[in-house]
A computed fold for a 73-nucleotide RNA from a Candidatus Woesearchaeota archaeon, annotated as transfer RNA. Its Rfam family is "tRNA". The family's RNA type in Rfam is transfer RNA. Rfam's curators write: Transfer RNA (tRNA) molecules are approximately 80 nucleotides in length. Taxonomically the source falls in Candidatus Woesearchaeota (Archaea, Nanobdellati).

RNA sequence: GGGCCCAUGGUCUAGCGGUUAUGACGCCACCUUCACAAGGUGGAGGCCAGGAGUUCGAAUCUCCUUGGGCCCA
Numbered sequence: 001g002g003g004c005c006c007a008u009g010g011u012c013u014a015g016c017g018g019u020u021a022u023g024a025c026g027c028c029a030c031c032u033u034c035a036c037a038a039g040g041u042g043g044a045g046g047c048c049a050g051g052a053g054u055u056c057g058a059a060u061c062u063c064c065u066u067g068g069g070c071c072c073a
Stems, first nucleotide, its partner, number of pairs: 001072007010025003018056001027043005049065005
């Protein structure tokens, strides 16, 4: 230098272009217990790496940039 893949709460993860973006772990409160753990109920926490474009409508499609990984030279 060229090609390919990835980026979604603190972590991991689901998400055909169409309801307020899913679940698990973790965190907080309550229930339960003499207490702890386990269990149960509820809650907070993400506008989807950044920008632009296409579209009535984009986390999803296209382009550029940033970061990470792999391969070729």